[in-house]
RNA sequence: AGAGCCAGGUGGGCGGUCGCCCCUGCAAGGGGGAGGAAAGUCCGGGCUCCACAGGGCAGGACGCCGGGGAAAUCCCGGUUCCGGUAACGGAGAGAACGUGCCACAGAAACGAUACCGCCCGCAAGGGUAAGGGUGAAAUGGUGGGGUAAGAGCCCACCGGGAGUCCGGAGACGGGCUUCGCACGGUAAACCUCGUCCGGUGCAAGGCUAUGCAGGGAGGAGACCCUUCCGGGUCCGGGAGCUGCCCGUUCCCGCAUACUUCCGGGUCAGCUGCUAGAGGCGUCUGGCAACAGGCGUCCCAGACGGAUGGCCGCCGCCGCCAAGUGCGGUACAGAACCCGGCUUAUAGCCUGGCUCUCACC
Repeated sequence: AGAGCCAGGUGGGCGGUCGCCCCUGCAAGGGGGAGGAAAGUCCGGGCUCCACAGGGCAGGACGCCGGGGAAAUCCCGGUUCCGGUAACGGAGAGAACGUGCCACAGAAACGAUACCGCCCGCAAGGGUAAGGGUGAAAUGGUGGGGUAAGAGCCCACCGGGAGUCCGGAGACGGGCUUCGCACGGUAAACCUCGUCCGGUGCAAGGCUAUGCAGGGAGGAGACCCUUCCGGGUCCGGGAGCUGCCCGUUCCCGCAUACUUCCGGGUCAGCUGCUAGAGGCGUCUGGCAACAGGCGUCCCAGACGGAUGGCCGCCGCCGCCAAGUGCGGUACAGAACCCGGCUUAUAGCCUGGCUCUCACC
């Protein structure tokens, strides 16, 4: 100097003028007013209501080890494998339970009666899987010996299986011994194993006002005792516990519960609605994610839905004929709140790391 990898910040500023929303105040006035993603609605919660929530089946999610965290399919660290020269990035239960799939090409893709080739043979034929070809993948790799030619056929090393020892909380790593060697891939294919999982959603929920038709039709009982009221037994109907079943709780049993169908009214206002798993600074602990202590701050609460219009100066980027110049300035707008993930983003700034080249 160039090329890359990772992390962080910013993404407009100042003044004037006219206007908008919220809070406070009698008023004058004072204070505040969209994001790093507010987006996607993908994951998890806070909160709300129902239920008091037990068991089973179904369904869904996750899947190495350890830690963080309210939880998360999230974050941090470690470890193994894959990609990359590397910094780094991505992935993670089981294929020796079973079933399924691997098109086309190729001789052959679950068991090889082998296409070309090589060797033997007059030929017929036999031997072979080292070399070539096809393919995403061809049934361990490299080298040597051996052989008619070859092949773990034999040997060395690598790889793999088994046993054992050491290190480590662990995933895993290493050593030694032994065995020619259990034999392709695929589970975001079915499946198996392990762990976890009430439902609903701010259009939740609560209050006030108004109004209709306090509407119409339908739905499930027997027996015994008793002078009547009534009592008892068996059962039936409905609601809730996720979808189903068991179980259980409550309500009703000739109609004040509940439910099916038809029909009418309610489109108004207030609340929920912003002080938090909060922000910032600093110290301590920790490799880190993060946790704790101390100090400090209040930073939108709209609802046919607020941030705007105009003028001037500046910042940054680009161009040029180089000046009192011209042009441009990203993605994009809260709606109960928070933690993540993913996607979009003109430009500018900062730090660390890797590789290449040149000079000293």

Bacterial RNase P class A from a Candidatus Fermentibacteraceae bacterium, 360 nucleotides, folded computationally.
Lineage of the source: Bacteria > Pseudomonadati > Candidatus Fermentibacterota > Candidatus Fermentibacterales > Candidatus Fermentibacteraceae.
The prediction has a mean pLDDT of 76.
The sequence was found by an Rfam model in a public genome assembly.